[in-house]
RNA sequence: GCGGGAUUAGUAUAGUGGCAGUACGUCUGCUUCCCAAGCAGAAGACGCCAGUUCGAUUCUGGUAUCCCGCA
Numbered sequence: 001g002c003g004g005g006a007u008u009a010g011u012a013u014a015g016u017g018g019c020a021g022u023a024c025g026u027c028u029g030c031u032u033c034c035c036a037a038g039c040a041g042a043a044g045a046c047g048c049c050a051g052u053u054c055g056a057u058u059c060u061g062g063u064a065u066c067c068c069g070c071a
Base pairs, nucleotide, nucleotide: 001070002069003068004067005066006065007064010024011023012022013021018054026042027041028040029039030038047063048062049061050060051059
């Protein structure tokens, strides 16, 4: 330099045009003499910039980071 893949909550991941989910974690409450465990609830995320579309996490282009291969 070329090609391919990945990027979603603090962490691990699902979702492939129409409200963004799950698990663990965090916070609050209940339970308990206290802690742990358990139960209930809450907050928290689509790497960035454009394009297409009534509507984009999803499709297209560019860009950034990481991984793999080739040179």
Background: Transfer RNA from a bacterium, 71 nucleotides, folded computationally. Its Rfam family is "tRNA". Rfam's curators write: Transfer RNA (tRNA) molecules are approximately 80 nucleotides in length.